RNA sequence: GGGCACGUAGCUCAGUGGUUAGAGCACGUCACUGAUAAUGACGGGGUCGGAGGUUCAAUCCCUCCCGUGCCCACCA
Repeated sequence: GGGCACGUAGCUCAGUGGUUAGAGCACGUCACUGAUAAUGACGGGGUCGGAGGUUCAAUCCCUCCCGUGCCCACCA
């Protein structure tokens, strides 16, 4: 340099045009306990990587940029 995949909560991920963006784990409070763990209930936490475009409407489609991973090529 070329190609492919990915980027959504602290972590792992779902959601692939439509009514308010979700789950598990983690975190906080409460219940339970002599106390912890486990379990249960409730709660906080997101400008969906950035910018632009298409659309009545974009996490989702298109373009560019940034980042991560894999493969290939090139130079020394």